Annotation
The RNA shown here (c-di-GMP-I riboswitch aptamer) has 85 nucleotides and comes from Bacillus pinisoli. Model confidence (mean pLDDT): 79 of 100. Its Rfam family is "c-di-GMP-I riboswitch aptamer". About the family: GEMM was predicted in a large-scale screen for bacterial structured RNA regulatory elements.
[in-house]
RNA sequence: AUACAUAUUGGGCAAACUAUCUGAAAAGGUAGGACGCAAAACUAAAGGGGCUACUUCAGCGAUGAAUUGCCAGCCAGUUGCAUUC
Numbered sequence: 001a002u003a004c005a006u007a008u009u010g011g012g013c014a015a016a017c018u019a020u021c022u023g024a025a026a027a028g029g030u031a032g033g034a035c036g037c038a039a040a041a042c043u044a045a046a047g048g049g050g051c052u053a054c055u056u057c058a059g060c061g062a063u064g065a066a067u068u069g070c071c072a073g074c075c076a077g078u079u080g081c082a083u084u085c
Base pairs, nucleotide, nucleotide: 012037013036017032018031019030020029021028022027035073041078042077043076047075048074049071050070051069055066056065057064058063
C1' cells in the first nucleotide's frame, strides 16, 4: 500500500437558505433545513488574522482612521469522548 474477514458504535453538532426576533451594522437568538465536521466542544485585552462603523476626529465630497461591537465552521490555545487495531 492492496485484498479479505471481524469487533464496537447506530449517536453528536449544524453551513447555505427560509420564517421570526434583537442590533446602526457586522452579526447573534429561536424554529425549520443539511453543506459539511472525529473536537464544527470551550476560550475574543492569553496570541495572530478577519468583519462592521450608530458615535468621534479629518475631509468640499467620495472617503479614511479610531473607541465600541462581532467572527473560533480562519489559524491558534485549552479540554473531552470512542476504539478488534